[in-house]
Context: one part of a larger RNA
Molecule: small-subunit ribosomal RNA, central domain
Organism: uncultured bacterium
RNA sequence: UUGGGUUUAAAGGGUCCGCAGGCGGGCUAAUAAGUCAGUGGUGAAAUCCUACAGCUUAACUGUAGAACUGCCAUUGAUACUGUUAGUCUUGAAUUCGUCGAGGUAGCGGAAUGUGUAGUGUAACGGUGAAAUGCUUAAUAUUACACAGAACACCGAUAGCAAGGCAGCUUACUAGCCUGAAUUGACGCUGAGGGACGAAAGCGUGGGGAGCGAACAGGAUUAGAUACCCUGGUAGUCCACGCCGUAAACGAUGAUUACUCGUUAUUAGCGAUAUACCGUUAGUGACUAAGCGAAAGUGAUAAGUAAUCCACCUGGGGAGUACGGUCGCAAGAUUGAAACUC
Numbered sequence: 001u002u003g004g005g006u007u008u009a010a011a012g013g014g015u016c017c018g019c020a021g022g023c024g025g026g027c028u029a030a031u032a033a034g035u036c037a038g039u040g041g042u043g044a045a046a047u048c049c050u051a052c053a054g055c056u057u058a059a060c061u062g063u064a065g066a067a068c069u070g071c072c073a074u075u076g077a078u079a080c081u082g083u084u085a086g087u088c089u090u091g092a093a094u095u096c097g098u099c100g101a102g103g104u105a106g107c108g109g110a111a112u113g114u115g116u117a118g119u120g121u122a123a124c125g126g127u128g129a130a131a132u133g134c135u136u137a138a139u140a141u142u143a144c145a146c147a148g149a150a151c152a153c154c155g156a157u158a159g160c161a162a163g164g165c166a167g168c169u170u171a172c173u174a175g176c177c178u179g180a181a182u183u184g185a186c187g188c189u190g191a192g193g194g195a196c197g198a199a200a201g202c203g204u205g206g207g208g209a210g211c212g213a214a215c216a217g218g219a220u221u222a223g224a225u226a227c228c229c230u231g232g233u234a235g236u237c238c239a240c241g242c243c244g245u246a247a248a249c250g251a252u253g254a255u256u257a258c259u260c261g262u263u264a265u266u267a268g269c270g271a272u273a274u275a276c277c278g279u280u281a282g283u284g285a286c287u288a289a290g291c292g293a294a295a296g297u298g299a300u301a302a303g304u305a306a307u308c309c310a311c312c313u314g315g316g317g318a319g320u321a322c323g324g325u326c327g328c329a330a331g332a333u334u335g336a337a338a339c340u341c
Base pairs, nucleotide, nucleotide: 004312005311006310007295008294012309014196015195016194017193021189022188023187025088026087027086028085029084030083031082033081034080035077036076037075038074039073040072041071042070049065050064051063052062053061054060091186092183093182094181095180096179097177099175102172105169106168107167108151112147113146114145115144116143117142118141119140124133159165160164201242202241203240204239205238206237210236211235215231216230217229218228253308254307255306256305257304258303261286262285263284264283265282266281267280268279269278270277290297291296314341315340316339323334324333325332326331
């Protein structure tokens, strides 16, 4: 490079926005750049190919032809692509209503811990069994106060927006969806780039109830740098900033169209009488064909097609070394080779 692939064998970027680029709905007209056809010029000779001829043959050489798939000019064709002009509504968008754990501020009760006071007495706690631990006023119980963190039931196969999101109320904000009207292709994808991005970690300042890396002690054990127990620092929480990674998973990129059925459910709409029914968008289960190495998948495709991006090319060495970029650091990102099987 050609071809083949990417759920599980190597391989979908964590998600989205978006410049360039690539690709792009129906109809009409113009143009003729791409495209197609004819003609003319040029495409040196040699080489290659074909035919014939000359050295005894061959290599070699000579003659003729073909070819030189190209370029330029010109005359035409106009289906497709492009460009220009007009037009259309199905793609897309805008306006009105519903829906949902989106974020800010305020408020709430249960539980836990601590403190004070009352009652009351010898244990409490913990385990497989124990011990460390706590305790003459503890544990228990009652009342009051304070603190921080998390929100039982509803709760679900449910919902929303990738990560993720749940007490209640709320000024604020973005989005899906249904139906009608309006604009009239305004679209899809998207290298670089930008924004967001769990947990852990880092910086500064707060906060610190419970839990709890490290650490200490008690057990267990041959040992026990563990599992179990008693404590306990960072952290977990808040504000601002950084990090930019995960089995960031549906291990399945985005968008569009088409393709046998059954059933459940969420949010709407229509008609009706509330049930039932029809329909749109999602979320699940089972399956036909097809696909698949099989497991399986099966209108939410891994089926049939199209556009664009990303990625893969034997195992190890290695996501390492070196260099670059980013970061306070931890490290992230880009990313080999020798050698070896």